[in-house]
RNA sequence: AGAGGAGUGGCUCAGUUGGCUAGAGUACCGGUCUGGGGGACCGGGGGUCGCGGGUUCGAGUCCCGUCUCUUCUA
Numbered sequence: 001a002g003a004g005g006a007g008u009g010g011c012u013c014a015g016u017u018g019g020c021u022a023g024a025g026u027a028c029c030g031g032u033c034u035g036g037g038g039g040a041c042c043g044g045g046g047g048u049c050g051c052g053g054g055u056u057c058g059a060g061u062c063c064c065g066u067c068u069c070u071u072c073u074a
Base pairs, nucleotide, nucleotide: 001073002072003071004070005069006068007067010026011025012024013023019057028044029043030042031041032040033039050066051065052064053063054062
């Protein structure tokens, strides 16, 4: 320098032939059960999808640029 992959709540990830209000597990907070702890069950807060643009009635999903990590080639 070129090519591929990844970047979504604290963490691990799902979600892409564009379409209803962005989800799950875990962690965190509260409640019930328990003498307490652990555990089970119920409920709750938290992300605008790496960043910036574009296309579209509508974008996590398509296009362009860019940053970080990673693999390969030179």

A computed fold for a 74-nucleotide RNA from a Flavobacteriaceae bacterium, annotated as transfer RNA. Model confidence (mean pLDDT): 80 of 100. Rfam family: tRNA. The sequence is in RNAcentral, with records from ENA. The organism belongs to Flavobacteriaceae, within Bacteria.